Background: A computed fold for a 76-nucleotide RNA from Shewanella sp., annotated as c-di-GMP-I riboswitch aptamer. Of the family's consensus pairs, 94% are formed in the model.
RNA sequence: UUGACGAAAAGGCAAACUUGUAGAAAUGCAGGGACGCAAAGCCACGGGUCUUCUUCAAGAUAGCCGGGUUGUCGAA
Numbered sequence: 001u002u003g004a005c006g007a008a009a010a011g012g013c014a015a016a017c018u019u020g021u022a023g024a025a026a027u028g029c030a031g032g033g034a035c036g037c038a039a040a041g042c043c044a045c046g047g048g049u050c051u052u053c054u055u056c057a058a059g060a061u062a063g064c065c066g067g068g069u070u071g072u073c074g075a076a
Base pairs, nucleotide, nucleotide: 005074006073012037013036017032018031019030020029021028022027035063041069042068043067045066046065047064048061049060050059051058052057
């Protein structure tokens, strides 16, 4: 230095719910709020699940699984 791994420390993110807002909807965004998370950072490539206005397509979900990619710290 890299990989594996995950004690400690410094921090980080933010479920449900709720207020506002966008959307046909799923759901997203912002505020509040914390169930949890070592990538709960990012990517819709594969699978799954969800939605249906514009028709066999389109959209959503990365906090469903896999995969890709970037990153903080350093005990055993």